[in-house]
Predicted 3D model of a 145-nucleotide RNA (FMN riboswitch aptamer (RFN element)) from Arthrobacter mangrovi. The coordinates come from a structure-prediction model, not an experiment, and the mean pLDDT is 81. Taxonomically the source falls in Arthrobacter (Bacteria, Actinomycetota, Micrococcales, Micrococcaceae). Rfam family: FMN riboswitch aptamer (RFN element). Its family is annotated with FMN binding in the Gene Ontology.

RNA sequence: AACGUGCUCCGGGGUCGGUGUAAGUCCGAACCGGCGGUUAUAGUCCGCGACCCGCGGCCGACGGAACGGCAAUGUUCCGCAGGCAGCGGCUGAACCGGUGGAAUUCCGGUACCGACAGUCAAAGUCUGGAUGGGAGAAGCACGUA
Numbered sequence: 001a002a003c004g005u006g007c008u009c010c011g012g013g014g015u016c017g018g019u020g021u022a023a024g025u026c027c028g029a030a031c032c033g034g035c036g037g038u039u040a041u042a043g044u045c046c047g048c049g050a051c052c053c054g055c056g057g058c059c060g061a062c063g064g065a066a067c068g069g070c071a072a073u074g075u076u077c078c079g080c081a082g083g084c085a086g087c088g089g090c091u092g093a094a095c096c097g098g099u100g101g102a103a104u105u106c107c108g109g110u111a112c113c114g115a116c117a118g119u120c121a122a123a124g125u126c127u128g129g130a131u132g133g134g135a136g137a138a139g140c141a142c143g144u145a
Base pairs, nucleotide, nucleotide: 002144003143004142005141006140007139008138010136015029016028017027018026030125031124032114033113034048035047036046037045043112044111052089053088054087055086057084058083059082062079063078064077065076066075067074068073094110095109096108097107098106116128117127118126
């Protein structure tokens, strides 16, 4: 160095104008781009994460029942708030030209995409679940060698 275990810390960006009783939601024009990978730098390639759905496993406050015991109380079963780890499903969108050994990643041009719930009117940009979760990133300690 690598691997294993534990711990600490970090871990998402973006709006103005018009109309209107009312819009950061409509219309017009803007703006934004998580993580790992890659012959070369990626919102659009390959994969991962977040939301949502399903599955079984473990723990389990509390409630109920049965059985045992003189009793304290114990055992088993059922229901169930909640919690933990996992598996599966779902999961958007890019082309052309140039350079080059190599780029759907760079340069030029023109496009496209963006969970759920809420809202005096429809949301990638507002508010909320979320002081949450999280791919992963950095570091420390111990162990193996």